[in-house]
RNA sequence: UCCGAAAAAGCAAACCUGGCCAAAGCCAGGGGCGCAAAGCCACGGGUCACCCCUGCUGGUGACGGCCGGGCUGCCGCUU
Numbered sequence: 001u002c003c004g005a006a007a008a009a010g011c012a013a014a015c016c017u018g019g020c021c022a023a024a025g026c027c028a029g030g031g032g033c034g035c036a037a038a039g040c041c042a043c044g045g046g047u048c049a050c051c052c053c054u055g056c057u058g059g060u061g062a063c064g065g066c067c068g069g070g071c072u073g074c075c076g077c078u079u
Stems, first nucleotide, its partner, number of pairs: 003076002010035002015030006033065001039071003043068003046063006052055001
C1' cells in the first nucleotide's frame, strides 16, 4: 500500500414507545437489517418537504445508511 478471515471495540435499517417540527425530517429509549469508513465536511450531483416573485432552472430546510469529491481512521489470517 492492497485486502477482508478472525477477534475486540464501535455505529445502527425497518418497526415500537415518548418528544420536537408547518413538513421533509430530527431527538431519546427499545430493537437490529446491515456497515471499515454506516467516522467527519452539504463541495458537485441526486432525492424529499415547504414557499412564490415560476427564476434559461429561484429561495428556505432536510437526507452523509443515494452517487461522487475532500479530510481522517481500528484490527491483522494474508499479499